[in-house]
RNA sequence: GCUGGUGGCCUGCUUAAUCGUCACGCGCUCAGCGCACGGCGACCGGGGGAACCAACGACUGGGGUGAAUCCUCCUACGGGAGGACGGGCGUACUGAACCGGCCCGAACCCGACAGCUAACCUCGGAGGCAGUCUGGGUCAGCCCG
Numbered sequence: 001g002c003u004g005g006u007g008g009c010c011u012g013c014u015u016a017a018u019c020g021u022c023a024c025g026c027g028c029u030c031a032g033c034g035c036a037c038g039g040c041g042a043c044c045g046g047g048g049g050a051a052c053c054a055a056c057g058a059c060u061g062g063g064g065u066g067a068a069u070c071c072u073c074c075u076a077c078g079g080g081a082g083g084a085c086g087g088g089c090g091u092a093c094u095g096a097a098c099c100g101g102c103c104c105g106a107a108c109c110c111g112a113c114a115g116c117u118a119a120c121c122u123c124g125g126a127g128g129c130a131g132u133c134u135g136g137g138u139c140a141g142c143c144c145g
Base pairs, nucleotide, nucleotide: 010131011130012129013128014127018042019041020040021039022038025035026034027033028032043125044124045123046122047121048120053115061113062110063109064108065107069084070083071082072081073080074079085105086104087103088102089101093141094140095139096138098136099135
């Protein structure tokens, strides 16, 4: 010097998955900062649940979170390719549309049961990633001069 790994902190992405505070403990670069568990508060997200409306032939049961569905072809049956359609990212204030580039289209849960749904009841706030070069311009808001 290069490459890889590990720990802490910082910045950012996906997502509802954040913020504040109390106390105990731990760690560090020790005037302080950060973190695991727990309590409280705020905020964000999901489910159940009237009237009205909707639905009300049967079968393959049905349903929920999520962008994660459908179709065609191939297959060694593990999966693969393509199309339609759905979703995400762009080096940094936020949002939107356009062009263009790169990606994802999983997984899990309920357990015979649920349309919508005020009151009401109830649950979650995980996890997984990235890091010196950076797509283009437009509109709106905000901020600064």

This is a predicted structure of a 145-nucleotide RNA (c-di-AMP riboswitch aptamer (ydaO/yuaA leader)) from Chloroflexi bacterium HGW-Chloroflexi-9.
Its mean pLDDT, the model's own confidence on a scale to 100, is 76.
Rfam family: c-di-AMP riboswitch aptamer (ydaO/yuaA leader). From the family's description: This family represents a conserved RNA structure found upstream of the ydaO and yuaA genes in Bacillus subtilis and related genes in other bacteria. Gene Ontology terms of the family: regulation of gene expression and cyclic-di-AMP binding.